The prediction has a mean pLDDT of 83. This is a predicted structure of a 547-nucleotide part of an RNA (large-subunit ribosomal RNA, domain I) from an Oscillospiraceae bacterium. Its Rfam family is "Bacterial large subunit ribosomal RNA".
Context: one part of a larger RNA
RNA sequence: GGCACAAGGGGAAUGCCUUGGCAUCAGGAGCCGAUGAAGGACGUGAUAAGCUGUGAAAAGCUUCGGGGAGCUGCAAAUAAGCGUUGAUCCGGAGAUAUCCGAAUGGGGAAACCCGACAGAGCCAUACUCUGUCAGCUGUGCAUGAACAAAAUAGUGUACAGCGGGGAACCGCCUGAACUGAAACAUCUAAGUAGGGCGAGGAAGAGAAAUCAACAGAGAUACCGUAAGUAGUGGCGAGCGAACGCGGUAGAGGCCAAACCAGAAGUAGCAAUAUUUCUGGGGUUGCGGACAGUCGGAAAGGUUGACUUAGUUAGGGGAACGGCAUGGGAAGGCCGGCCAAAGAGUGUGAGAGCCACGUAGCCGAAAAACGAAGGAGACUGGGACUGGAUCCAGAGUACCGCCGGACACGAGGAACCCGGUGGGAAGCCGGGGGGACCACCCUCCAAGCCUAAAUACUACCUGAUGACCGAUAGAGGAGCAGUACCGUGAGGGAAAGGUGAAAAGCACCCCGGGAGGGGAGUGAAAGAGUACCUGAAACCUUGUGCUU
Numbered sequence: 001g002g003c004a005c006a007a008g009g010g011g012a013a014u015g016c017c018u019u020g021g022c023a024u025c026a027g028g029a030g031c032c033g034a035u036g037a038a039g040g041a042c043g044u045g046a047u048a049a050g051c052u053g054u055g056a057a058a059a060g061c062u063u064c065g066g067g068g069a070g071c072u073g074c075a076a077a078u079a080a081g082c083g084u085u086g087a088u089c090c091g092g093a094g095a096u097a098u099c100c101g102a103a104u105g106g107g108g109a110a111a112c113c114c115g116a117c118a119g120a121g122c123c124a125u126a127c128u129c130u131g132u133c134a135g136c137u138g139u140g141c142a143u144g145a146a147c148a149a150a151a152u153a154g155u156g157u158a159c160a161g162c163g164g165g166g167a168a169c170c171g172c173c174u175g176a177a178c179u180g181a182a183a184c185a186u187c188u189a190a191g192u193a194g195g196g197c198g199a200g201g202a203a204g205a206g207a208a209a210u211c212a213a214c215a216g217a218g219a220u221a222c223c224g225u226a227a228g229u230a231g232u233g234g235c236g237a238g239c240g241a242a243c244g245c246g247g248u249a250g251a252g253g254c255c256a257a258a259c260c261a262g263a264a265g266u267a268g269c270a271a272u273a274u275u276u277c278u279g280g281g282g283u284u285g286c287g288g289a290c291a292g293u294c295g296g297a298a299a300g301g302u303u304g305a306c307u308u309a310g311u312u313a314g315g316g317g318a319a320c321g322g323c324a325u326g327g328g329a330a331g332g333c334c335g336g337c338c339a340a341a342g343a344g345u346g347u348g349a350g351a352g353c354c355a356c357g358u359a360g361c362c363g364a365a366a367a368a369c370g371a372a373g374g375a376g377a378c379u380g381g382g383a384c385u386g387g388a389u390c391c392a393g394a395g396u397a398c399c400g401c402c403g404g405a406c407a408c409g410a411g412g413a414a415c416c417c418g419g420u421g422g423g424a425a426g427c428c429g430g431g432g433g434g435a436c437c438a439c440c441c442u443c444c445a446a447g448c449c450u451a452a453a454u455a456c457u458a459c460c461u462g463a464u465g466a467c468c469g470a471u472a473g474a475g476g477a478g479c480a481g482u483a484c485c486g487u488g489a490g491g492g493a494a495a496g497g498u499g500a501a502a503a504g505c506a507c508c509c510c511g512g513g514a515g516g517g518g519a520g521u522g523a524a525a526g527a528g529u530a531c532c533u534g535a536a537a538c539c540u541u542g543u544g545c546u547u
Stems, first nucleotide, its partner, number of pairs: 001546009015532001016497002020468002022465007029457002031165002039100003042055003046078002050074002061094006070082003105114003115133007135162009169200001170198005180187001184234001210217002221248005231239002252449003255393001259280009285427001287391003290386005300379004306373002310369002312366001314362002320335004336353002338342001344356003398422007408434001429444005484491002504531001507518004
């Protein structure tokens, strides 16, 4: 030095555990903000570094409810206190709420500096305190130029609104490339990612100038199907409908105009003409105005006092004992009981009957919301006949050119949208039916609103899992978006487990201490806070064999 055996050290795997995650389902909620948000800075405790709470009224104040014996957060300890005259705690409402931050009196290197006006303290123009003072938009009022009048711009003022933040979902604008085509350019990826603006609890769409096909249907949205069909396509890669059918949900309304009435203006001596505004009327493709007849107050719509389920604290809630083992019984044995409750968790091992709970039952002073019901209020009328006249959305429809979007790449390319240049008809009218024409059918553009079925989940509650179990599951089970790295945008960890209970080793001994030996606690200390189990690498010691 090697090998073997044994005993240790070291190390953290493994097993077991779970306070934390992940995913899904159901319900709720779906915004917050100049009444100053989100997010922060600095303070705040008897002692107080951090976290949490809170704001100079500062781990809190007031009030109304709940609750019922302890309490002064995490978090020990001491001190000092509070509490059945009801504390701590839980819920509703309110008060206070420094400074920064949209930040808004001005400035600024965020949490700081400096003002003006009014009021208060004060002898005081000093100082301190309180309040107000940004900008834009809209509306009203006042004032008011260049320019004689008027008007406008401007200025001031009052009131209202906006500004910023937020996970996804939504609408609009803008808009790639990698990639695929086995290269690549049309094409694809994809109107995706990214950027901008805006809104809501949903958004958007929506009441036929729609489809259909000679039968007819009757707003929109979403799901299934039709169907990977018809098509489209360097006819490559790919892209990819609709009609119809079955479901969820279901809801339809209002203007403009003709006409009538009124007010104001303009032209005019006036009659009158005309413009604007307001009210009535009217809303459709079986139209309306207009004229006439019948007939009368209903259907429907909006709002809504009030009642009530529910939400934000809670209450009550059945039934067990013995024996032995053991540190400990819930396991074993013996004998019972409850069950609208044998879900689950905890308790010194495995508990229906020990604790918390569970089933079923009960409950709100206050506040907000509120399914459902609902008095009342407001609004709101219908039918028929006539067919002379009037009305029915114009730089619109449509056409040329150029683009976009339609499953449809210019194609025979309709339909829809935009730019540009032209530019109608007016109900004997107009659009569509995939170039275009005729016949036929169908609908009525160029105005507006509209619940539900649909999408999503930052947030709250409940439940579930052939989801994870500390190198897993969130990056984060522990004071983590921390430490640390980076000028910065940004990147981004490691780190869980004594025991049933600290009973966390009084006392003695060695030692400066660390540490150790006794003693003691405990079921166990080979569980001693370098703490459950404690593999391997690696390092020793002892013995044997061997070089």